TPP riboswitch aptamer (THI element), 99 nucleotides, folded computationally. The coordinates come from a structure-prediction model, not an experiment, and the mean pLDDT is 75. The sequence was found by an Rfam model in a public genome assembly.

RNA sequence: UGAACACAAGAGGGGUGCCCCGCUCGACAAGGGGCUGAGAUUAUACCCUUGGAACUUGAAGCGGACAAUGCCGCCGGAAGAACUUGAUGUUUCCCCCGC
Numbered sequence: 001u002g003a004a005c006a007c008a009a010g011a012g013g014g015g016u017g018c019c020c021c022g023c024u025c026g027a028c029a030a031g032g033g034g035c036u037g038a039g040a041u042u043a044u045a046c047c048c049u050u051g052g053a054a055c056u057u058g059a060a061g062c063g064g065a066c067a068a069u070g071c072c073g074c075c076g077g078a079a080g081a082a083c084u085u086g087a088u089g090u091u092u093c094c095c096c097c098g099c
Stems, first nucleotide, its partner, number of pairs: 002092005007086004011049004017035005055080003061074004
């Protein structure tokens, strides 16, 4: 858009940690491997945009697990957080006509 859902276009928001090797007296880089994850800078990717748990803050928080880590749970619907347009499809509502 009468309404809902889906969709499209443009615009915008966000994170990238831990462990090992490298490689050592100790600490980094390129590169390689492992863990979780949609994503760990394979990126012209991935996720999210108010109907917002994407992401941030509290937090160097608390508990548990792990080789280690926001790895899991709590904290917690706590506080913040990024949007407009189109009217293509489906359903539905209203009106008119016919049976």